[in-house]
């Protein structure tokens, strides 16, 4: 010194919740708060969950169409989680 790995330490960062502001909605942004983290840093590549559309189905309704409502629906579109996991980048400190 570098890997794995995580004791201590300087320090970071911050879950629920409240406010404010933004988005139709999942969410995001400041502030306040600390459940938790050693990548809870950064990237939406794979899964994965969620949202809005749209479609498909059921039902209001007796046939379409519209119009409400719902779904163990989708090879669909455009989003949203990086604090679900799993990959990539990057990174502080140094006991066993």
């Nucleotide at each position: 010194u570098g890997g794995c790995c995580g004791a201590a330490a300087c320090g970071g960062c911050a879950a629920a919740c409240c406010c404010g502001g933004g988005g139709u909605g999942a969410c995001c942004c400041g502030g306040g708060g600390a459940c938790g983290c050693a990548a809870a840093g950064c990237c939406a590549c794979g899964g994965g969950a969620c949202u809005c559309g749209c479609g498909g189905c059921c039902g209001g309704c007796u046939c379409c169409c519209a119009c409400c409502g719902g779904c163990g629906c989708g090879u669909c579109g455009a989003g949203u989680c990086a604090g679900c996991c799993g990959g990539g980048c990057u990174g502080c400190c140094g006991a066993a």